């Protein structure tokens, strides 16, 4: 140098052209003389630009990181 792969909520993952879920974790609430459990709710996420297309997290480009092979 080049070839893959990858990139989503604070964390690990899914997901698929049609307003993105799930576990932990975090805030409430209710249980409890108090903390733990337990239940229930809430907030939080698609790396960056462009293209295509009514609509793009998806699909092509490109650029950034990062992994792994090659030299």
């Nucleotide at each position: 140098g080049g070839g893959c792969u990858c990139a989503u909520a604070g964390g690990u993952a899914a997901g698929u052209g049609g307003u993105a879920u799930a576990c932990c974790g975090g805030c409430g609430c209710a249980u409890u003389c108090g903390c733990a459990u337990u239940g229930c709710g809430c907030a939080g996420u698609c790396c960056c630009g462009a293209g295509u297309u009514c609509g793009a997290u998806u699909c092509u480009c490109g650029g950034u990181g990062a992994g792994u092979c090659c030299a």
Predicted 3D model of a 71-nucleotide RNA (transfer RNA) from Candidatus Nomurabacteria bacterium RIFCSPHIGHO2_01_FULL_42_16. Its mean pLDDT, the model's own confidence on a scale to 100, is 81. Its Rfam family is "tRNA". By type it is a transfer RNA. From the family's description: Transfer RNA (tRNA) molecules are approximately 80 nucleotides in length. Taxonomically the source falls in Candidatus Nomuraibacteriota (Bacteria, Bacteria candidate phyla).